A computed fold for a 1500-nucleotide RNA from a metagenome, annotated as small-subunit ribosomal RNA. The sequence is in RNAcentral, with records from SILVA.
């Protein structure tokens, strides 16, 4: 960095999917070590134990225990002093920190930068400056007393760094000053000379603490600026709101409170509402810009069961504090009372899912304390967890008879595989022994310097000595043994690296997408075998990415999705040109900040690495200071070219409103007239004798304006058409006279908007939804007709939509032309015009460059830039559903989602269809002869039947079914086999050949064998060897008309003897593909000729080949016979090659000549000449390929199934059945004809178990007979229609010949089922065939007869050829069918026997409506009204000051207020759950009904 996937293919456009990195992860297999990390993401769900915050006796009194001193006492004891532990207290300091979670918070949060002249700061740190006089109570403590407990209550005594009050006060506070008012602890321990004092102590000295004031670190509060999520289906919020003025309250500004005053404040740059979320340093991804996220680890905030308070305090409205209220949940003696794990561990619950109730203060580090110390689930460590990184290991090296085995195999072999075996070698981790380092450096305590001091003490500093380890059985090192203890998942059809068998058999199962599986599966399972990664693989969920698929960077919008129907305009954006200023934006330089950790970079430290030290960078950010002055902006002052008036001219179905006219259906009225009219493919309904329809005439009424009328004109669009008035908008042109940028687009907004429809009132001729009748149909709720209401039309008025389209928003500019059309100037010329140059609008065609997926656009851009607004993101589901909002109402407008598909689409390109088109060609019609469908036989098929009617096809195989053939069925037999190889045994047993039993037969079985055969080697021979052949036993295999023609070769058949299918090079398209093959002739032909981006060539057509048709040369038997000659009269004979023939060579025809057409073509047409004339005639020849056409039963062949049978013999029997039904043929129906008698003339084959003459036999068939002949000889053999005579007379016949009875003849082992022929007798239907259907175009049809193949023989009337006789028609190509080429349209491509719509039925899914029922949210109005700050509080209570006292200051209490939390009542709102029903929507191999659409799709 791509790839698969829409097509038969190709470009497009688009979604979907994959490879990639990540993760606090979880599930399946699976598991060796270690290091660093990391680890309850859900129930901010309940939680038992334990432990998470205390310390300070150098603040202070005591009680209790231990030691000791002293006093008293005989002793017990007591009393009192010290120390020492120790327990609760008073007190101080900490407990606001550390540690935990994210519930809540969309801004009182947080991130950056600012402000704080509007604040506060305990501990600490510097510097000062003080510490004076007094005074009262009070836990504990004692007794007395409630209460189950928790926990009090009273009386009495006490201390102090606890409380109070004075002074003094440089601070601060009030006031102009003067002057007032504000603080404290000679406390606590130690040490000491000299003085002083009875002592204590003063006093000096250190330390530690108080107090005040200043300052400083480091904390905190408070206020600004800018960041910061989704939603408009939430557009309007707000009443302390918004501002003043006063008060009050804070540390401290302020509606932070309250009181009056004013009516304000925020909002499309999103207020207000809803939903979601703790926020940053970061982290994941990405090439960057971005997405995503916020767990470890840092900073902030915010909560601590759930709401509310407020207390102490330097700090809290406090996680392990306090009061109320309320859920829990425990305890209770029922009266009352505890509690609060979102600290560590740990339990339960709930989940897919997340650990030890461990160890220790040794390290850091925080509380206390002078300080030993004490506390510390902070922390340091271990544990569990492959959760994640990093790191090692599972050995190495040698080792082919390429071992055994497993696979696979064309049976050779070939993989796993140097892999193991086995040799040899090394020792990481693991293990077991044993030895050691770091992390500990201090404090205190000796012991020594120094300092301070009056001091050698005491205190302070140093230094050197001492001691202190949880981790840890760790780590290191070293020694021992010893390959021994250590390998797995996933994939293997494409994407995507890796292939073979086997099982299944659209089952079973796979599957990210595309898809696999219906009997040869590289997709399913297993197996080998391969690839990948490896202590881990793999799966699942997630987040980037790829994806340029939300596009800033870096996309579109004519047809793919996507331009608002059109303006008019508010905000907004964005805007000619010349000065001059300014510095917001902009640029440059300089400073601040961006914590720290993270990324990078270096360089070091753990064996490396992770991981972590140090130091750099870096942090794309903000904010300041200063410079600059082009470009935006801003302010000013100008200009004229945009724009937009002024004058002069002009085209126009542009608007409005009013009046007017012709012609034409219709009605009405008269006339004239008579039977139809009218309307269709055809008909009918309908209208007409009560007089239509036609015609004339007169009159009513409503619509709509022909002709002109032009891709011609106006207007924004929609739309505007008869003529004439009035009123108006616009537009072009000329001039360049004015204004001076006034400008362009346009979210909201306001307007106008076809056509149908709506209200209300008119109007109504045609015309015509609805709805009626006639038809058409299977059906016809349609098209056709024959009526007709709304409505079309008018005035007022909604409605707001359209394929409202050029499917192209609007502006300005530029970027070859050519033509043609509309309006208007302008020049040349001309008398004038025509003409001609040139210019400006405006409508069109055609095309350059460029764009564009093609198509196609192309100055009227879809080019090419700018500037504005709308719009799009894959198909369905859906422009639906809900909300909202507009409408009388149909409805419009805004707009999802759940679900579902792997696409849906655009343009073209090949085919292939079309009830599209042109051309055209065949016996396709059409003309015309002749059958075929009706009869009888025959023959095949179907179908039924049977034991079996073997199978296959569907013009056959079958060119021969009694037996056989035969494959089928009954039934006897046989099992290495009926026919083939090989092997092993066996051994002369074997063949032939005779007799014999059985039995249908096959076969089974028994016996003779003088004789006849029996191989090779030795050997004279006797014998002996051996085993080839054979036999006979066993194995190996045979055999199979068993399956699969959709596994397959080979051959066929068809289209179609149609003219057509390709190729190569060139060129043309991005590309499939075109072109060459098209186009004009002309052909039978892609036959040829001409023109052509083609040139050429291949397979077909043609010709080459056979045969026939002429003829010439050879050559003359078996053929022939003209002269000549003999004759038996028969080419018989002699002879002849002339002739017919026969068969070999050759000739012959080429549109070659001549004429006319035609392109001087190529042809065609006509004519000469010729036996033949335009491929003479007829045969063989079958292109690329279509049809999974046929054949597996001709052969061959792959799989597969069979093996005493699905082989294989044999008898017998079916293939030949018969109620039908198609098919292909005979023979007929008769007189162009049947009968009978003479009679003439073939051509081509056949022929040796063969053709068979002659003669004789028989009515025949055939028999006897056997001459000739391997055959131009003899033979089948007669050819038959024909021709000549004659019967017959139109009848079921002297037609016609089924049937069926007799009697025969032949083949054949044998004609019962089943054969053919011959006589005799019988004498059926049938009298020209219904719908519908075949063949043929010349020697052809039609008609005669004749051979052969097969075959014993024959159902052959079939097949294949053969000659005889021998017509009729083709005007023509409209229509049927088939083909061929061009060309069109498609939604078809298994190609129309295609595709595909929509109702119903059936399952199965989400989803909307609904009477309701049931929850949560947040407010409102109103009632209630805990604790609690505040106020009030003279009545009650009270030590400290004031007072001799009463009594006062003061202080507290009750007790009232104001505020307010749970909570109640009411009515509403928002948002879900459910809900009978009920709606439509997706999906779902083979339902039911029609055929809507894609070809003119049969009504565009």
């Nucleotide at each position: 960095c791509g790839a698969g996937u829409u097509u038969g293919a190709u470009c497009c456009u688009g979604g979907c999917u994959c490879a990639g990195a990540g993760c606090g992860a979880a599930c399946g297999c699976u598991g060796g070590c270690g290091g660093c990390g990391u680890g309850g993401a859900u129930u901010a769900g309940g939680c038992a134990u334990g432990c998470a915050a205390g310390u300070c006796g150098a603040a202070c009194g005591g009680g209790a225990c231990u030691g000791g001193g002293g006093c008293c006492g005989c002793a017990a004891g007591g009393c009192u002093c010290c120390a020492g532990u120790u327990c609760a207290g008073u007190g101080g300091c900490g407990a606001a920190a550390g540690g935990g979670c994210g519930a809540g918070u969309a801004a009182u949060a947080c991130a950056u930068c600012g402000a704080u002249c509007a604040u506060c700061u305990a501990c600490c740190c510097c510097a000062g400056g003080g510490c004076c006089c007094g005074g009262a109570a009070u836990a504990a403590c004692a007794c007395c007393u409630g209460g189950a407990a928790a926990c009090g209550g009273g009386u009495g005594c006490u201390a102090a760094u606890g409380c109070c009050g004075g002074a003094u006060g440089g601070u601060c506070c009030a006031g102009u000053a003067a002057u007032g008012g504000u603080a404290a602890a000679c406390g606590g321990c130690g040490g000491g000379g000299a003085c002083c004092g009875c002592a204590a102590g003063g006093c000096c000295u250190g330390c530690c603490g108080c107090c005040c004031a200043g300052g400083g670190a480091g904390g905190a509060g408070u206020c600004g600026a800018u960041g910061c999520c989704c939603u408009a289906u939430c557009a309007g919020c707000u009443u302390g709101u918004u501002g003043g003025u006063g008060a009050g309250g804070u540390a401290a500004c302020g509606g932070c409170u309250c009181a009056c005053c004013a009516a304000g404040g925020c909002g499309a740059a999103g207020a207000c509402g809803g939903g979601u979320a703790g926020c940053c340093g970061g982290a994941c991804u990405g090439a960057g810009a971005g997405g995503u996220u916020g767990g470890u680890c840092g900073g902030c905030c915010g909560c601590a069961c759930u709401g509310g308070g407020a207390c102490u305090g330097g700090g809290a409205c406090a996680c392990u504090g306090c009061c109320c209220a309320g859920a829990c949940u425990c305890c209770u003696a029922c009266g009352g009372g505890a509690g609060g794990c979102u600290g560590c561990a740990g339990u339960c619950g709930a989940g897919g899912a997340u650990c030890u109730u461990c160890c220790g203060c040794a390290a850091u580090g925080g509380g206390g304390g002078c300080a030993a110390c004490c506390c510390u689930g902070a922390c340091g460590g271990a544990g569990c967890g492959a959760c994640g990184c990093c790191g090692c290991g599972u050995g190495c090296a040698g080792g082919a008879u390429g071992a055994a085995g497993g696979c696979c195999u064309u049976c050779g072999g070939g993989u796993c595989g140097u892999a193991a075996a086995c040799u040899g070698c090394u020792g990481u981790c693991a293990c077991a022994c044993g030895u050691u380092a770091u992390g500990a450096a201090a404090a205190a305590g000796u012991g020594u310097g120094g300092g301070c001091c009056a001091a050698u003490a005491a205190c302070c500093c140093g230094c050197a000595c001492c001691u202190u380890g949880a981790c840890a059985a760790a780590g290191g090192c070293g020694u021992g043994a010893a390959a021994g203890g250590a390998a797995g998942c996933c994939a293997c059809g494409g994407c995507u690296a890796a292939c073979u068998u086997c099982g299944u058999g659209c089952c079973a199962g796979c599957a990210g997408c595309c898809g696999c599986g219906g009997u040869a599966a590289g997709a399913c399972g297993a197996a080998g075998g391969u690839g990948g990664c490896u202590a881990g693989c793999g799966u699942u969920g997630c987040u980037c990415g790829g994806a340029a698929u939300u596009a800033c960077u870096g996309g579109g919008c004519a047809u793919a999705a996507a331009g608002c129907g059109c303006g008019c305009g508010u905000a907004g954006g964005u805007g000619g040109u010349c000065c001059u200023g300014u510095a917001a934006g902009c640029g440059g330089a300089g400073g601040a900040u961006g914590a720290a950790a993270g990324c990078c970079c270096a360089u070091g430290g753990c064996u490396c690495a992770c991981c972590c030290a140090u130091g750099g960078a870096a942090c794309u950010g903000u904010c300041c200071u200063u410079c600059g002055g082009a470009c935006u902006g801003c302010a000013g002052g100008g200009c004229u070219g945009g724009a937009g008036g002024g004058c002069g001219g002009g085209a126009g179905g542009g608007g409005a409103g009013a009046a007017u006219g012709g012609a034409a259906u219709u009605c009405c009225c008269g006339g004239u007239g008579u039977a139809g009219c009218g309307g269709u493919g055809a008909a009918a309904u309908g209208c007409g004798u009560a007089g239509a329809u036609a015609u004339c005439g007169g009159g009513a009424g409503g619509a709509a304006c022909g002709c002109c009328g032009g891709u011609g004109g106006c207007g924004a669009a929609a739309g505007c058409g008869a003529u004439u008035c009035u009123c108006u908008g616009g537009c072009c042109u000329g001039u360049u006279c004015c204004u001076g940028a006034c400008a362009c687009u346009g979210a909201g907004g306001c307007g106008c908007g076809a056509a149908a429809g709506c209200u209300a009132g008119g109007g109504g001729a045609g015309c015509a939804a609805a709805c009626a009748g006639g038809a058409u149909u299977a059906g016809a709720u349609a098209c056709c007709c024959u009526g007709g209401u709304a409505g079309u039309c008018c005035u007022a008025g909604c409605u707001g939509u359209a394929a409202a389209c050029g499917a192209u928003g609007g502006g300005c500019a530029c970027u070859g032309g050519g033509u043609a059309g509309a309006g208007g100037g302008g020049g040349u010329g001309u008398c004038g015009a025509u003409a001609c140059c040139g210019u400006c609008u405006c409508u069109g065609c055609c095309g350059a460059a460029g764009c564009a997926a093609a198509u196609g656009u192309g100055u009227u851009a879809a080019g090419u830039g700018c500037c504005c607004c709308g719009c799009c993101u894959g198909g369905g589901g859906a422009g639906u559903a809900c909300g909202g909002u507009c409408g009388c109402a149909a409805g419009g407008c805004u707009a999802a989602a759940a679900c579902u598909c792997a696409a849906a689409g655009g343009a073209a390109u090949u085919g292939a269809c079309g009830g599209g088109g042109g051309c055209u060609c065949a016996c396709a019609c059409a003309a015309g002869c002749g059958g075929u469908g009706g009869a009888g036989c025959a023959u095949g098929u179907g179908g039924u039947u049977c034991a079996a009617u073997u199978c296959g096809a569907c013009g056959c195989g079958a060119a021969g079914a009694a037996c056989c053939u035969u494959a089928c069925c009954c039934g006897g037999g046989u099992u290495u086999g009926a026919a083939a190889u090989c092997c092993a045994c066996g051994g002369a047993u074997g063949g032939g050949u005779c007799c014999g039993a059985u039995g249908a037969a096959a076969g089974u079985u028994g016996g003779a064998u003088a004789c006849c055969c029996u191989g090779c080697c030795c050997g004279c021979a006797a014998g002996g060897g051996u085993g080839a052949a054979a036999c006979g036993u066993g194995g190996a295999c045979a055999g199979g008309u068993g399956u699969u023609g959709c596994a397959u070769g080979g051959c066929u058949g068809u289209c179609g003897u149609c003219a057509g299918c390709u190729c190569g090079u060139g060129u043309c398209g991005u590309g499939a593909g075109a072109u060459g093959u098209c186009g004009g002739g002309u052909u039978a032909a892609g036959u040829c000729c001409c023109u052509c981006a083609a040139c050429g060539a291949g397979c077909g057509a043609a010709a080459c080949c056979c045969u026939u048709g002429u003829c010439u040369c050879u050559a003359g038997u078996u053929g022939c016979c003209a002269a000549c000659g003999g004759u038996u009269c028969g080419g018989c004979c002699g002879g002849g090659g002339a002739c017919u023939c026969u068969a070999g060579a050759g000739a012959g025809a080429c549109u070659g000549c001549c004429g006319u057409u035609g392109u001087g073509a190529a042809a065609a047409c006509g004519g000469a000449g010729g036996a033949a004339g335009g491929u003479g005639g007829g045969g063989a020849u079958g292109a690329c390929g279509u049809c999974a056409a046929g054949u597996c039963a001709u052969c061959a062949u792959g799989g597969c199934c069979u093996u005493u049978a699905u082989g294989u013999c044999c008898g017998g029997g079916g293939c030949u059945a018969c109620a039908c039904a198609c098919g292909u043929g005979c023979u007929a129906c008769a007189a162009u004809g049947g009968c009978c008698g003479g009679u003439a003339c073939a051509a081509a084959g056949g022929g040796a178990u063969g053709c068979u003459a002659a003669g004789c036999c028989g009515c025949g068939a055939g028999g006897u007979a056997g001459a000739g002949c391997a055959a131009a000889a003899c033979u089948c053999a007669a050819a038959a229609a024909g021709c000549c005579g004659g019967c017959c007379c139109c009848a079921g016949u002297u037609c016609a010949g089924a049937u069926u009875g007799g009697a025969g003849g032949c083949u054949g082992c044998a004609a019962c089922u089943c054969g053919c022929c011959u006589c005799c007798a019988u004498g059926a239907a049938g009298a020209u065939g219904g719908a519908a259907u075949c063949g043929c175009u010349a020697g052809u049809a039609a008609u005669c007869g004749c051979g052969g193949a097969u075959c014993a023989g024959c159902u052959a009337c079939g097949c294949c050829g053969c000659g005889g006789u021998g017509a009729a028609u083709a005007u023509g190509u409209u229509c049927c069918u088939g083909g061929g080429c061009c060309u069109u349209g498609u939604a078809c491509a298994c190609a129309c026997c295609g595709c595909c719509c929509g109702u119903c039925a059936a399952g199965c899914c989400a989803c909307g409506a609904a009477a309701g029922c049931u929850g949560g949210c947040a407010g409102u109005a109103c009632c209630u009204g805990a604790a609690g700050u505040c106020g009030c509080g003279u009545a009650c209570c009270c030590a400290a000051c004031c007072g001799c006292a009463a009594g006062g200051a003061g202080g507290g209490a009750a007790g009232c207020g104001c505020c307010c939390a749970c909570g109640g009542u009411a009515a509403g709102g928002c948002c879900g759950g459910u809900g009978a029903u009920u709606g439509g929507g997706a999906c779902u191999a083979a339902g039911u009904c029609g055929u809507a659409a894609c070809a003119a799709g049969g009504u565009a």
The coordinates come from a structure-prediction model, not an experiment, and the mean pLDDT is 83.